[in-house]
The RNA shown here (transfer RNA) has 71 nucleotides and comes from a Candidatus Parcubacteria bacterium. The sequence was found in a public genome assembly. Rfam family: tRNA. Rfam classes the family as a transfer RNA.
RNA sequence: CGGGCUGUAGUAUAACGGUAGUAUACAUCCAUGGGGUGGAUGCGGCCCGGGUUCAAUUCCCGGCAGCCCGA
Numbered sequence: 001c002g003g004g005c006u007g008u009a010g011u012a013u014a015a016c017g018g019u020a021g022u023a024u025a026c027a028u029c030c031a032u033g034g035g036g037u038g039g040a041u042g043c044g045g046c047c048c049g050g051g052u053u054c055a056a057u058u059c060c061c062g063g064c065a066g067c068c069c070g071a
Stems, first nucleotide, its partner, number of pairs: 001070007010024004018054001026042006047063005
């Protein structure tokens, strides 16, 4: 320098273009004499900027970051 892949709660991982879920972590509560553990509730997220569309996490373009390949 060129090409490819990936980017979603603190972490991991889903989501035919139509209200973004799940697990874990965290907070509160319940069960126990206390812990472990189990249960209930809550908190918290689409990398950034444009475009297409009635509607974009999803499709298109550019950028950024990470990984891989080539030179």